[in-house]
Record summary
The RNA shown here (small-subunit ribosomal RNA) has 1553 nucleotides and comes from Planctomycetes bacterium ADurb.Bin126. Rfam family: Bacterial small subunit ribosomal RNA.

RNA sequence: UGAAGAGUUUGAUCCUGGCUCAGAUCGAACGCUGGCGGCGUGGCUAAGACAUGCAAGUCGCACGGGAACGUCCCUUCGGGGGCUAGUACAGUGGCGAAAGGGCGAGGAAUGCAUGGGUAACGUACCUAGAGCACGAGGAUAGCCGCGGGAAACUGCGGGUAAUACUCGAUGAGACCACUCACUGUCACAUGGCAGAGCGGUCAAAGGGUGGGGAUCCUUCGGGACCUACUGGCUCUGGAGCGGCCCAUGUCCUAUCAGCUAGUUGGUGAGGUAACGGCUCACCAAGGCUUCGACGGGUACCGGGACUGAGAGGUUGACCCGGCGCAUUGGGACUGAGACACUGCCCAGACUCCUACGGGAGGCUGCAGUAACGAAUCUUCCGCAAUGGGCGAAAGCCUGACGGAGCGACGCCGCGUGUGGGAUGAAGAUCUUCGGAUUGUAAACCACUGUCAGGGAUUACCAAGCAAUGAGGGCUAACAUCCCUCGGAGUUGAGGAGUCCCAGAGGAAGCCACGGCUAACUUCGUGCCAGCAGCCGCGGUAAGACGAAGGUGGCAAGCGUUGUUCGGAAUCACUGGGCUUAAAGAGCACGUAGGCGGCUCGUCAAGUGUCUUGUGAAAUCCCUCGGCUCAACCGAGGAAUUGCUGGGCAAACUGACUGGGCUUGAGGCAGGUAGGGGCGCGUGGAACUCUUGGUGGAGCGGUGGAAUGCGUAGAUAUCAAGAGGAACGCCAGAGGCGAAAGCGAUGCGCUGGGCCUGUCCUGACGCUGAGGUGCGAAAGCCAGGGGAGCAAACGGGAUUAGAUACCCCGGUAGUCCUGGCCCUAAACGAUGUCCACUAGGUCGGAGGCACUCUGACGUGUUUCUGGCCGAAAUGAAAACGGUAAGUGGACCGCCUGGGGAGUACGGUCGCAAGGCUAAAACUCAAAGGAAUUGACGGGGGCUCACACAAGCGGUGGAGCAUGUUGCUUAAUUCGAUGCAACGCGAAGAACCUUAUCCUGGGCUUGACAUGCUUGGAUGCCCAUCUGGAAACAGAGUAGGCUGCCCUUCGGGGUGAAACUUGCACAGGUGCUGCAUGGCUGUCGUCAGCUCGUGUCGUGAGAUGUUGGGUUAAGUCCCGUAACGAGCGAAACCCUUGUCGCUAGUUGCCAGCGCGUUAUGGCGGGGACUCUAGCGAGACUGCCGGUGUUAAACCGGAGGAAGGUGGGGAUGACGUCAAGUCCUCAUGGCCUUUAUGCCCAGGGCCGCAAACGUGCUACAAUGACCGGUACAAACCGACGCAAAGCCGCGAGGUCGAGCAAAUCGGAAAAAGCCGGCCCCAGUUCGGAUUGGAGUCUGCAACUCGACUCCAUGAAGUUGGAAUCGCUAGUAAUCGCAGAUCAGCUAUGCUGCGGUGAAUGUGUUCCUGAGCCUUGUACACACCGCCCGUCAAGUCAUGGGAGCUGGUAGCACCCGAAGUCGGCACAAUACUGUGCUGCCGAAGGUGAGAUCGGUGACUGGGACUAAGUCGUAACAAGGUAGCCGUAGGGGAACCUGCGGCUGGAUCACCUCCUUU
Repeated sequence: UGAAGAGUUUGAUCCUGGCUCAGAUCGAACGCUGGCGGCGUGGCUAAGACAUGCAAGUCGCACGGGAACGUCCCUUCGGGGGCUAGUACAGUGGCGAAAGGGCGAGGAAUGCAUGGGUAACGUACCUAGAGCACGAGGAUAGCCGCGGGAAACUGCGGGUAAUACUCGAUGAGACCACUCACUGUCACAUGGCAGAGCGGUCAAAGGGUGGGGAUCCUUCGGGACCUACUGGCUCUGGAGCGGCCCAUGUCCUAUCAGCUAGUUGGUGAGGUAACGGCUCACCAAGGCUUCGACGGGUACCGGGACUGAGAGGUUGACCCGGCGCAUUGGGACUGAGACACUGCCCAGACUCCUACGGGAGGCUGCAGUAACGAAUCUUCCGCAAUGGGCGAAAGCCUGACGGAGCGACGCCGCGUGUGGGAUGAAGAUCUUCGGAUUGUAAACCACUGUCAGGGAUUACCAAGCAAUGAGGGCUAACAUCCCUCGGAGUUGAGGAGUCCCAGAGGAAGCCACGGCUAACUUCGUGCCAGCAGCCGCGGUAAGACGAAGGUGGCAAGCGUUGUUCGGAAUCACUGGGCUUAAAGAGCACGUAGGCGGCUCGUCAAGUGUCUUGUGAAAUCCCUCGGCUCAACCGAGGAAUUGCUGGGCAAACUGACUGGGCUUGAGGCAGGUAGGGGCGCGUGGAACUCUUGGUGGAGCGGUGGAAUGCGUAGAUAUCAAGAGGAACGCCAGAGGCGAAAGCGAUGCGCUGGGCCUGUCCUGACGCUGAGGUGCGAAAGCCAGGGGAGCAAACGGGAUUAGAUACCCCGGUAGUCCUGGCCCUAAACGAUGUCCACUAGGUCGGAGGCACUCUGACGUGUUUCUGGCCGAAAUGAAAACGGUAAGUGGACCGCCUGGGGAGUACGGUCGCAAGGCUAAAACUCAAAGGAAUUGACGGGGGCUCACACAAGCGGUGGAGCAUGUUGCUUAAUUCGAUGCAACGCGAAGAACCUUAUCCUGGGCUUGACAUGCUUGGAUGCCCAUCUGGAAACAGAGUAGGCUGCCCUUCGGGGUGAAACUUGCACAGGUGCUGCAUGGCUGUCGUCAGCUCGUGUCGUGAGAUGUUGGGUUAAGUCCCGUAACGAGCGAAACCCUUGUCGCUAGUUGCCAGCGCGUUAUGGCGGGGACUCUAGCGAGACUGCCGGUGUUAAACCGGAGGAAGGUGGGGAUGACGUCAAGUCCUCAUGGCCUUUAUGCCCAGGGCCGCAAACGUGCUACAAUGACCGGUACAAACCGACGCAAAGCCGCGAGGUCGAGCAAAUCGGAAAAAGCCGGCCCCAGUUCGGAUUGGAGUCUGCAACUCGACUCCAUGAAGUUGGAAUCGCUAGUAAUCGCAGAUCAGCUAUGCUGCGGUGAAUGUGUUCCUGAGCCUUGUACACACCGCCCGUCAAGUCAUGGGAGCUGGUAGCACCCGAAGUCGGCACAAUACUGUGCUGCCGAAGGUGAGAUCGGUGACUGGGACUAAGUCGUAACAAGGUAGCCGUAGGGGAACCUGCGGCUGGAUCACCUCCUUU
């Protein structure tokens, strides 16, 4: 006996911090649903208004009166009498009506709670005791008669009763006054009670009822008398119930700080049941308040209820106690009790009646009505029970109460079946199509019988009342009456129990299913519709929307909304914080307060312990019991943590200003350092100005300039003079001060510190709300002063602009005196004081000790300024004896961000403004520290044709080609910074080609597979018609036509093909942001990671950093790391050298043959070459440098030297990069069309722009002639020689060659020679005209080539920009793919000739590593600020307008109490007038709180608006704080301050050795 957390700030992390959720709760409401019962509960809003009925009467045992209807009898028919009936009825009188019932408006204290007091009081009914009740009187209602009035009601006259009223008597007694005793007792501030005597005042109903028998009276009814009961009066007690007083507690607000005139007290009087300024007269001037008066707001209070582990927080429905109220306000009367819910009077509002004269009314009682609202019940039954009023009683009354009704509003209980049942049925959903789930669920079989339903029945809620009987009591009595016991008879509004019948029959929903949070799939939708508590879902594959299936949770309910507490340690007493997250006041002095050294004594306030009284009951808790259980109810106990009285203790706190002490504090003495403060003087340097001299053209200023100054002589320089401000070096993280702050020097005055001595005082101390003083800079007022500097301002620049940065000027100001202001990043962002807790080191001011002495040194000690650091602390950064550690005392401050340090109010100020200080609204964050990246107009190191140094280009021209744009019927589509643009396309006239356009056709299709119909056909081909063709139609001749059986007549089958129909085909249609694959790019850059270990709370770090080195994270060294992987390198291809092998188609040295000549031939393998295998290069060797390293430099050798050259090879990843039109593929779309076929056109269109190229502009050249040297590749649908023709393209013919054999094939630049002579040319070749060739079905749109003619622009190209470091650039040609041909100047290869420059890293670009800053993380193409414009919302000011609230002054003054006067009556009393007070009302000046208001101020939020670019990086002028001025705006500038500034250098210090 009791304590749980989670989501959300970030790329990630830790922390701070808010928001949100899970729980419980309710007088609830709403949505869907709804079988039964029990017990509870139900107008929270309009204390707004109420129709109707009822809710307080009763008593004949207090009193007088007293019907009628009806019925019976009589009757003179007019009436009378009896019963009804002494009834109904009203009246007088008594008691009650002040309780019960309702509600919570007001009220923050006249209230409530707890504990006390009353010696300052009351008390009807009840109860105990004592005593008494005698005599008399006059009225009055009712009633009768006559009136008034519509009514309500009421007047006059007559007569009447009482337990109504009055008077008199008595006075045990009570009260008052006086006297005596001054005594006892109680209390203790005053005092109370008690005795005796005397005087005064004050009673009554001997009534009512019953009964009685002697005597008396009698109107004969009875009475007196006796008795019982009841009632009356006086006094004293009790109980219960009240009045008053005190203490303590009792919400928010200081943006309410002063309030108060009956106010505070006294004396006297009045008044009250009683004390009292309660009231009045007089006197005094008091009283309350920061421990919160006064004011404002809100609110009935408590027991309790809800929640919580508790402490607390919230709350005050139902039940109980108290208070207050009764239409609003005021007032009294009656009474024991009221200032009275269903009484009275007055005033007001409202409603109703009215004959207009006047009247009536009060649901905040029970029901009920409309209204208000999200919302809350029956105009029920009964007094049977419990209780109350009256009564002697029966009884009457009782909307208290007991019950029922309505509402799932709450709590509790029960049921809606139980057991079996697999073919795991059907249906539904999902599916990978196999199946799975719903699911033993159903059907089906066997059983049970609660509740509801029907029928029958009576233990219980009943106790009473009471005829009557017995016993007892009273009494003269056996009457009566009373008590006890029994008891015929009688009382149930409404419930409840038991038995029987029937039959699974009548009875399940709601919410959720992304995470928190238990529970998942499909379809629909497509940032739409919608969801959402927070985070967030939805833009075509949504577990988050809607539906369905399934699942989870609860269940006659389930969800939602709202409330409160919890979680929230998120106001923290238990139990928080303040360096940087919100938070230490700018600093000190000091009041109240809080806290306080050692010791002795006393007291006992706090404290502890024991005890007394109280803490109502109910509730909560425990135990037991009663309803079948439970809820509910009963009994007992515990608890009620509190307050109060008493006893004891004396450790601690306190008190006794008790006694003592010295260590805290202070004083005293001797020293000592210092920019501590104030005043008065003095000084030199610099500056500016003035005068004079010299001098002669500039000076000044900047990134570069200009404005400015200067020939009227500047700047420069010399001399003299004037003036004001500031004090160089010394100077130091050095000193002083509380902080702000203080710096030349002399003198004067003055504050504080430190050290030493230990002489004195004796706790004198610490902190410090308010308060007071000081308080940088700027600013203000007055008077001075004014050299320099310098807000504002003027000018010059810069710029898109430049209200800035830069420059030239320049005024306030800066300075002094006096007075204000009172704020700063007033910072150590760290309050003051005290104590304790390792060390080391460097400074400043002193003391002591040691060394023989001294300079000095060493040690030690106190104070002080810094740094490093142990433990500890901290979110970390850090702090660490100068704490942010461990404790103590006191103060200040914080509680999400914004709104806002703002508004309003107050206060201070001359003003500027300061101090104090909100709310509405809005967001889910805002923030701190650290981490990894990315970025920087940060730093360091390093690299790259990155720059520089060079060479050649592009950009200018013409043309080619691609793109954009435009155009078009169409100009198909894609690519679009680098990384699209001679790209897909290695070849668009048709085809290609893509419905891109126009037009014509086809529909199982041009193509695939399967099924199916047909029948022997079908296919090929020649032919014809229409047509542009596709296609449609006609149609004969010829050819082909499977397999099996066969009697060759044919039969069977149906393969191929065709045909009919169905499944389906098809799609270069969409989505590259659904994808695979492939590719580009950073980048051939050197990086990217892992395991284990270690460090860190963690993200992460380490390794991978550092020192060297490299092309390289290459290698070495060091090292809390040790290893490893992917990359780099190597392995592969090619090229360069050599060797070996092989020798045709290649080669030819030697031998031979042949030729004009040629490896042409025989031969040969030597060489070249071919193509296979090997060798070779590894920093291996030498020297130097370097850490005995890695490596670098130089050298030798070598064909080649430090990766030899080139290629292939591309880490983790980035760009939602590119591609659905290569291919593949999910989803969607299309199906007589987005499919297929065809003809023609288009993709080639041309004001313009861009990219990539070609050709040039010429003489290092063009042209002509001659002549030399390659490599690689291709060729049968082909390459084509020689020959001939043509100027030529080409034609013709066709040898040879499937190729080291033949062909393409001529290489070109080059070299030799000639010519041109600098010109728009013998440069350049566009364009155009003409004539041709070739390919092809076809060159019109739209081919290439040839020839003749034509001969444009262009004379080396602005800003800008590209490539290249060696066999490279540049330049020259050759070949190939695609291909009928070609728009190729493109692309891919091949070789020929063949440079220059650099050996550097300042700059541009990009990259790598380290480091630094960051408000970036979609990562600088980032983030982000303010004005302006638009919309919405809340709010401040505002001429005013309007309403509420509380007071003040005056006017008027109802009812009424108290008082006065007059009259009448005199038993009570009445009538009239009047004084004081006095509600509502009116007037006035203000206060305060709202509403509204033209206009206006800022604020918040909104879609991709406008202007700029302020901040974050050194944010491109470091930023920020205070202040002042200025400006569209962010902002700029001046002055002072801060680091929460980067970078570089210097100084100093520290750490380690």
Its mean pLDDT, the model's own confidence on a scale to 100, is 82. NCBI's taxonomy places the organism under Bacteria, Pseudomonadati, Planctomycetota.